A computed fold for an 85-nucleotide RNA from Comamonas terrigena, annotated as c-di-GMP-I riboswitch aptamer. The RNAcentral record of the sequence draws on Rfam. Its Rfam family is "c-di-GMP-I riboswitch aptamer". Gene Ontology term of the family: cyclic-di-GMP binding.
């Protein structure tokens, strides 16, 4: 410094759901409770994926279009803790 996570020892985040707060157009995101699960489920919206449609374009029982989300989807960047070697 790198690579690794049989066993293990500190601990760490919180799915779903629930509450609260006139953040938001939504979709979601915040604050607490909860603990399904996670070895990065730390952190970045870069590339795909999905998910919304204020609004814009078309149309008139609606269809499309992120600039919006979603890192706990999947990739990639990046940091880190532990055992081992």
């Nucleotide at each position: 410094g790198g690579a690794u996570u049989c066993c293990a020892u500190c601990g760490g985040c919180a799915c779903a759901c629930c509450c609260g707060a006139g953040c938001g157009a939504a979709a979601g995101a915040c604050g607490g409770g909860g603990u399904c699960g996670c070895a990065a489920a730390g952190c970045c919206a870069u590339g795909g994926g999905c998910c919304u449609a204020c609004g814009g374009c078309a149309g008139u029982u609606u269809g499309u279009c992120a600039g919006g989300g979603u890192u706990g989807c999947c990739a990639g960047g990046u940091u880190g803790c532990u055992u081992c070697u």